Record summary:
A computed fold for a 546-nucleotide part of an RNA from an activated sludge metagenome, annotated as large-subunit ribosomal RNA, domain I. Its Rfam family is "Bacterial large subunit ribosomal RNA".
[in-house]
Context: one part of a larger RNA
RNA sequence: AGCACAAGGUGAAUGCCUUGGCACCAGGAGCCGAAGAAGGACGUGAUAAGCUGCGAUAAGCUGCGGGGAGGCGCAAAUAGCCGAUAUAUCCGCAGAUUUCCGAAUGGGGCAACCCCAUACGGCAAACCCGUAUGACCGUUAACUGAAUCCAUAGGUUAACGGGGGGAACCCGCCGAACUGAAACAUCUAAGUAGGCGGAGGAAAAGAAAUCAACCGAGAUUUCGUGAGUAGUGGCGAGCGAAAGCGAAAGAGGCCAAACCUUCGGUAGCAAUACCGGAGGGGUUUAGGACUGCGGGAAGCGAGGAAGGACAUAGGAGAAAGAGAUGGGAAGCUCUACCGGAGAAAGUGAAAGUCUUGUAUCCGAAAUGUCCGACCGAGCGAGCAGGAUCCAGAGUACGUGCGGACACGAGGAAUCCGCACGGAAGACGGGGGGACCACCCUCCAAGCCUAAAUACUACCUGGUGACCGAUAGCGCAGAAGUACUGUGAAGGAAAGGUGAAAAGAACCCCGGGAGGGGAGUGAAAUAGAACCUGAAACCUUGUGUUU
Numbered sequence: 001a002g003c004a005c006a007a008g009g010u011g012a013a014u015g016c017c018u019u020g021g022c023a024c025c026a027g028g029a030g031c032c033g034a035a036g037a038a039g040g041a042c043g044u045g046a047u048a049a050g051c052u053g054c055g056a057u058a059a060g061c062u063g064c065g066g067g068g069a070g071g072c073g074c075a076a077a078u079a080g081c082c083g084a085u086a087u088a089u090c091c092g093c094a095g096a097u098u099u100c101c102g103a104a105u106g107g108g109g110c111a112a113c114c115c116c117a118u119a120c121g122g123c124a125a126a127c128c129c130g131u132a133u134g135a136c137c138g139u140u141a142a143c144u145g146a147a148u149c150c151a152u153a154g155g156u157u158a159a160c161g162g163g164g165g166g167a168a169c170c171c172g173c174c175g176a177a178c179u180g181a182a183a184c185a186u187c188u189a190a191g192u193a194g195g196c197g198g199a200g201g202a203a204a205a206g207a208a209a210u211c212a213a214c215c216g217a218g219a220u221u222u223c224g225u226g227a228g229u230a231g232u233g234g235c236g237a238g239c240g241a242a243a244g245c246g247a248a249a250g251a252g253g254c255c256a257a258a259c260c261u262u263c264g265g266u267a268g269c270a271a272u273a274c275c276g277g278a279g280g281g282g283u284u285u286a287g288g289a290c291u292g293c294g295g296g297a298a299g300c301g302a303g304g305a306a307g308g309a310c311a312u313a314g315g316a317g318a319a320a321g322a323g324a325u326g327g328g329a330a331g332c333u334c335u336a337c338c339g340g341a342g343a344a345a346g347u348g349a350a351a352g353u354c355u356u357g358u359a360u361c362c363g364a365a366a367u368g369u370c371c372g373a374c375c376g377a378g379c380g381a382g383c384a385g386g387a388u389c390c391a392g393a394g395u396a397c398g399u400g401c402g403g404a405c406a407c408g409a410g411g412a413a414u415c416c417g418c419a420c421g422g423a424a425g426a427c428g429g430g431g432g433g434a435c436c437a438c439c440c441u442c443c444a445a446g447c448c449u450a451a452a453u454a455c456u457a458c459c460u461g462g463u464g465a466c467c468g469a470u471a472g473c474g475c476a477g478a479a480g481u482a483c484u485g486u487g488a489a490g491g492a493a494a495g496g497u498g499a500a501a502a503g504a505a506c507c508c509c510g511g512g513a514g515g516g517g518a519g520u521g522a523a524a525u526a527g528a529a530c531c532u533g534a535a536a537c538c539u540u541g542u543g544u545u546u
Stems, first nucleotide, its partner, number of pairs: 001545009015531001016496002020467002022464007029456002031165002039101003042055003046078002050074002061095006070082003106115003116134007136162009169200001170198005180187001184234001210217002221248005231239002252448003255392001259280009285426001287390003290385004299379002303375002307371006314362003320335004336353002338342001344356003397421008407433001428443005483490002503530001506517004
């Protein structure tokens, strides 16, 4: 030095475990903010670095409920306290307090800082201190008020509103490229990503100038089907309907105008004309006004409300003992019992009957949500006549150029925008995919509208042929921490003694670290560098070979 066997060191794999994740389901909730949010800074404990809580009343204060013997958070320890049968801790509801920054809003500013005005208060007074108010924009109202007579612009004050944040969902505006077309330009990707604005618990849409096809339907939305059909398309790649049918849900209303009444303004000597405001009327195609008749129906219904349900603390809740083994019984043996409860978790190994629970039942002073007998302001109708009046104008529509429609300019209807033209007036007008006729159908140029639909930051409950510490969220530990970067931003590692600390008194070696005894424990090769403890790698002993 090689090999073999044995015993170790190191190392962390593996096994087992789970406090944490992941996905989905059901229900709830779906906004917060100038009454100062979201998010922070700084404080706050007897001792206090971090986290959590809280705010100079600072791990807390008050009230009302629950609960019932122990408490003073994670989190040990010492000191000091609180409470023990109803005023502790703790849990719920409602309140109080809530520094400074932050939309941040008295002014400034390098966020958490600096400085000021006015009024009131404290001090004899000043300085100083305390409290309150003081940003901007919009709307409305009042007052005031230039050039410039009336006026207007402007100004001042008050009230109300706005501002900022938020995971996705929604609406609108702006809007790519990679890519595909086996290259590439129309096309595609895609009205996607991204940017901006706005809103709500949903949003948007919505009560036919709609479809249909000579039969009819009767707002919107969503799902299934129709259908990868009809179409569209360098007829390439691709894109891709609608009616109808079956379902979910279901709801319809209000103005403008004609006409009546009234008020004001302008012009005019006036009659009157025109304009504007308010009230009534009226709201759809079998229209309305108007005239006549008739009179207030059915129904809808803001709101109130006895009461009920649910949520936010909780409460009751059956039934097993013994023996042996063992450190320990829940496993084994023997003999029982309960079950509307044999879901589950824990307990020194494997428990229906030990603990917490589970089935079932019960419960709220306070706050919130929903339902709600009954009451109910208010809204709300019909018939006939057919002369007159009304029925949304720079609109419809046309041309040009764009855009959207499944539809790429096409035979291209329909819808939207810009420019330029520009109607009719119910004997009227739009649509039925160029256009025309006949026919059918509807009534634009005003507004509102629940449900069925989308989503899940958040709360509660539940489920898993989901993970089990290189997995599962980046994070099972002070994790968006440490650390990196000027910054935007990037971004970890790190779990396990034991049933219980019983965490090793005392003695010995040593400066200590560490170790040897002793002791604890079932176990200490479970000793805190702590479950198991593979391999690489490093030793020791014995044997053997050279």